[in-house]
Context: one part of a larger RNA
RNA sequence: CUGGGUGUAAAGGGUGCGUAGGCGGAAGAGCAAGUCAGUAGUGAAAUCUGGGGGCUUAACCCCCAAACUGCUAUUGAAACUGUUCUUCUUGAGUGGAGUAGAGGUAGGCGGAAUUCCCGGUGUAGCGGUGAAAUGCGUAGAGAUCGGGAGGAACACCAGUGGCGAAGGCGGCUUACUGGGCUGUAACUGACGCUGAGGCUCGAAAGUGUGGGUAGCAAACAGGAUUAGAUACCCUGGUAGUCCACACCGUAAACGAUGAUUAAUAGGUGUGGGGGGUGUGACCCCCUCCGCGCCCGAGUUAACACAAUAAGUAAUCCACCUGGGGAGUACGGCCGCAAGGUGGAAACUC
Numbered sequence: 001c002u003g004g005g006u007g008u009a010a011a012g013g014g015u016g017c018g019u020a021g022g023c024g025g026a027a028g029a030g031c032a033a034g035u036c037a038g039u040a041g042u043g044a045a046a047u048c049u050g051g052g053g054g055c056u057u058a059a060c061c062c063c064c065a066a067a068c069u070g071c072u073a074u075u076g077a078a079a080c081u082g083u084u085c086u087u088c089u090u091g092a093g094u095g096g097a098g099u100a101g102a103g104g105u106a107g108g109c110g111g112a113a114u115u116c117c118c119g120g121u122g123u124a125g126c127g128g129u130g131a132a133a134u135g136c137g138u139a140g141a142g143a144u145c146g147g148g149a150g151g152a153a154c155a156c157c158a159g160u161g162g163c164g165a166a167g168g169c170g171g172c173u174u175a176c177u178g179g180g181c182u183g184u185a186a187c188u189g190a191c192g193c194u195g196a197g198g199c200u201c202g203a204a205a206g207u208g209u210g211g212g213u214a215g216c217a218a219a220c221a222g223g224a225u226u227a228g229a230u231a232c233c234c235u236g237g238u239a240g241u242c243c244a245c246a247c248c249g250u251a252a253a254c255g256a257u258g259a260u261u262a263a264u265a266g267g268u269g270u271g272g273g274g275g276g277u278g279u280g281a282c283c284c285c286c287u288c289c290g291c292g293c294c295c296g297a298g299u300u301a302a303c304a305c306a307a308u309a310a311g312u313a314a315u316c317c318a319c320c321u322g323g324g325g326a327g328u329a330c331g332g333c334c335g336c337a338a339g340g341u342g343g344a345a346a347c348u349c
Base pairs, nucleotide, nucleotide: 003321004320005319006318007303008302012317014201016199017198021194022193023192025088026087027086028085029084030083031082033081034080035077036076037075038074039073040072041071042070049065050064051063052062053061054060091191092188093187094186095184097182098181099180103177104176105175106174107173108172109171110154115149116148117147118146119145120144121143125136126135162169163168206247207246208245209244210243211242215241216240220236221235222234223233258316259315260314261313262312266294267293268292269291270290271289272288273287274286275285276284298305299304322349323348324347332341333340334339
């Protein structure tokens, strides 16, 4: 390299948008670049292969044939690919009519709870544990009632429920805003799929500057435990957690399953539409879109997957090629740093 693979053995990029490229719907007409056929030239000789011959054989040598699968020119074919033109509507998109939703951003508002402060009542404990102690409390704690401050999170509803490309999104409300789905069939007329580079977004932790800090809580301190205890348990407690702006760019970023398309048995639950019968609600039937479960054919090493495929096919991208060394070293690029990205070899089994 080929081949074979990528749910769990090595292997799907964290996610989308999209450039080049690759691939691409139906009908007709033209061209002839690819393609196919014919002819001509060339494709040195030797070698190789087949046949024959010569050295006593063989190696070796000689003769003939075939071959040299190619290239060039030219004449034709027009199914397929390509290309040009015309046309189409089923792919794709737009419009108009509806519809569900924690989709996003910004603002406003709310109640419960914790903590703290002030005041009232009130007196000796509170807290914590396996048991304790550190800690808090006669300077009046804890308990209880009233008032106030402030920050963070939104009980019940809540659901193998919903939305989003992924990360993710949950009190109420307002404004702005993205996408989906249903049904219609007015419009465009292949405008499509994928996507190396590139760009965007990207949990938590972390970083910078400025704010904020109720609770929780790395580090740290103390008390315990213990042979020790740099832990598990307890009392405290700072970064952080929150906000704004700017970085970082990683996760078991998981469905460990790339995107898109086509056709392929059933059963059942649930969410959102539409239609029909019927009509009081509601039930029944059909259908589209999503989220699940079960079970066939088929697949699989097995487990299992099974119309949301890991089955049958097709296009494009990414990735794998024994374990360790190692996601390390060196150089490059990115970053304020932490580090990230890409990524070896010696050696060893």